[in-house]
Context: one part of a larger RNA
RNA sequence: UGACGGGGGCCCGCACAAGCGGUGGAGCAUGUGGUUUAAUUCGACGCAACGCGAAGAACCUUACCCGGGCUUGAACUGCAGGUGAACGACUGUGAAAGCAGUUUUCCGCAAGGACACCUGUAGAGGUGCUGCAUGGCUGUCGUCAGCUCGUGUCGUGAGAUGUUGGGUUAAGUCCCGCAACGAGCGCAACCCUUGUCCGCUGUUGCCAUCAGGUUAAGCUGGGCACUCUGCGGAGACUGCCGGUGACAAACCGGAGGGAGGUGGGGAUGACGUCAAGUCAGCAUGGCCUUUAUGUCCGGGGCUACACACGUGCUACAAUGGCCGGUACAAACCGCUGCAAUCCCGCGAGGGGGAGCUAAUCGGAGAAAGCCGGUCUCAGUUCGGAUUGUAGGCUGCAACUCGCCUGCAUGAAGUCGGAAUCGCUAGUAAUCGCGGAUCAGCACGCCGCGGUGAAUACGUUCCCGGGCCUUGUACA
Numbered sequence: 001u002g003a004c005g006g007g008g009g010c011c012c013g014c015a016c017a018a019g020c021g022g023u024g025g026a027g028c029a030u031g032u033g034g035u036u037u038a039a040u041u042c043g044a045c046g047c048a049a050c051g052c053g054a055a056g057a058a059c060c061u062u063a064c065c066c067g068g069g070c071u072u073g074a075a076c077u078g079c080a081g082g083u084g085a086a087c088g089a090c091u092g093u094g095a096a097a098g099c100a101g102u103u104u105u106c107c108g109c110a111a112g113g114a115c116a117c118c119u120g121u122a123g124a125g126g127u128g129c130u131g132c133a134u135g136g137c138u139g140u141c142g143u144c145a146g147c148u149c150g151u152g153u154c155g156u157g158a159g160a161u162g163u164u165g166g167g168u169u170a171a172g173u174c175c176c177g178c179a180a181c182g183a184g185c186g187c188a189a190c191c192c193u194u195g196u197c198c199g200c201u202g203u204u205g206c207c208a209u210c211a212g213g214u215u216a217a218g219c220u221g222g223g224c225a226c227u228c229u230g231c232g233g234a235g236a237c238u239g240c241c242g243g244u245g246a247c248a249a250a251c252c253g254g255a256g257g258g259a260g261g262u263g264g265g266g267a268u269g270a271c272g273u274c275a276a277g278u279c280a281g282c283a284u285g286g287c288c289u290u291u292a293u294g295u296c297c298g299g300g301g302c303u304a305c306a307c308a309c310g311u312g313c314u315a316c317a318a319u320g321g322c323c324g325g326u327a328c329a330a331a332c333c334g335c336u337g338c339a340a341u342c343c344c345g346c347g348a349g350g351g352g353g354a355g356c357u358a359a360u361c362g363g364a365g366a367a368a369g370c371c372g373g374u375c376u377c378a379g380u381u382c383g384g385a386u387u388g389u390a391g392g393c394u395g396c397a398a399c400u401c402g403c404c405u406g407c408a409u410g411a412a413g414u415c416g417g418a419a420u421c422g423c424u425a426g427u428a429a430u431c432g433c434g435g436a437u438c439a440g441c442a443c444g445c446c447g448c449g450g451u452g453a454a455u456a457c458g459u460u461c462c463c464g465g466g467c468c469u470u471g472u473a474c475a
Base pairs, nucleotide, nucleotide: 001475002474003472004471005470007469008468009467010466011465012464013463015459016458019423020422021421022420023419026314027313028312029311030310031309032308033307034305035304042053043052064300065299066298067297068296069295070294077122078121079120080119081118082117083116084115088103089102090101091100092099093098106113107112125289126288128287129286130285134283135282136278137277138276139274141272146185147184148183149182150181151180152161153160154159165176166175167174191266192265193264194263196234197233198232199231200230202228205224206223210221211220212219237260240254241253242252243251244250316416320375321374322373323372324371325370326369332363333362334361337356338355342351343350344349382413387408388407389406390405391404392403393402429451430450431449432448433447434446435445
């Protein structure tokens, strides 16, 4: 100087408390451990591994296993020699890959060239090892308020001071003081989005206004007023008032305002820590391999199942289930695509194809809600696992191993031990909608809106963190 303390002081954070909903029990989905296996490819392991790399394992992917093949090789560069066009088409064999064979001769007068193949060679290739040789990127402490430097001063020195102190703040934020005076990286602001208003913009919106028209409908003429789309601007700064305070910084209350005291959300992550993670995204040193640890193909596996754990979904019902009617979104996607009206089918779906390169068409019926009916506390009209059967779709192909539909079957489950998680407001809870990946496959992920709470006395305690101080036999 740090680190540590079941030392002290001050102060924060859904850290506790207060409250709401869960997990832990059930069934299923998914990841992991274990076990099994020819293989169940590999990585990730407290927080910070375990719906993680996977934003899509039937083949492919694929790195694993079995079997069948190829070796200058599936892809790339060069040299030497040789052959011929090549691509392609066809035949045999085969599960395919491959192997064997047939056929076809481009440009140029020629030399030769282009292209391809064969042989040889340098090389190629490796998801083989080492993240404890590395780059890059990432997680975490932590959006925490800290981490440093120049000069000066103090100290023999390590180093200190500044950065401590008194207040204050979300903040090393600001004020005051002070052997310090300044400065840098962080904080804040500048950026995006949302909330109010104004201007401009009008193939979306509106009968607001005029006219036409319909069973109805911005449907038509017409108009941009309003809503909205998009662009630009205004607005919030403790600016104003009162009080407290050190006459300061600031805090408390109030006015005005759509909005206050960083308005809400996002992007943004200082010096560093964990030899944290990744050689399998990529790059890369070293090592290893080279008729195989490379490469092609068929099939299998990654989907196994006595178990154990994590994360979820669906429930256990009556603020509920079922049936009928009816209302209101946002964000987004669509031309090898989205697909309406119509017809067939109980349905999944099929036929058909208007329109749309999309504020002009389509996905698209939002759902919870509201109105009416029914069920009456029951393992039930709760719950839907499991299984049988009949179908549909995608795809070369759904046996291993996809999703969906109809009928039948109806399991466990009556609110969950010890323990444990999330959340402070348009949040939790609850309800549906969209997208990426994608032929197909979503209870996961990333977004969107609808309905919409309860509680916070307080900081003693648990966890994590910041500053000062103290002890130390630790570095």